Model confidence (mean pLDDT): 80 of 100. The RNA shown here (transfer RNA) has 72 nucleotides and comes from a bacterium. Its Rfam family is "tRNA". By type it is a transfer RNA. It was read from a public genome assembly.

RNA sequence: GUCCUCGUAGUUUAAUGGAUAAAACUUCUGGCUUCGAACCAGAAGAUGGGGGUUCGAUUCCCUCCGAGGACA
Repeated sequence: GUCCUCGUAGUUUAAUGGAUAAAACUUCUGGCUUCGAACCAGAAGAUGGGGGUUCGAUUCCCUCCGAGGACA
């Protein structure tokens, strides 16, 4: 330099055009307990930035940024 794959909660994964973006772990609060752990209930928390297509975009297109890989 060319090409390919990927980017979603603090972490690991879902959602392949459609109703409020789903779950596990984690964190916090409450319950239980003599106190903890475990268990139960609840809460908080995310689509890398920008633009486009569409009635509607996590999803499709372009560009930038970042991570990984192949070739040279």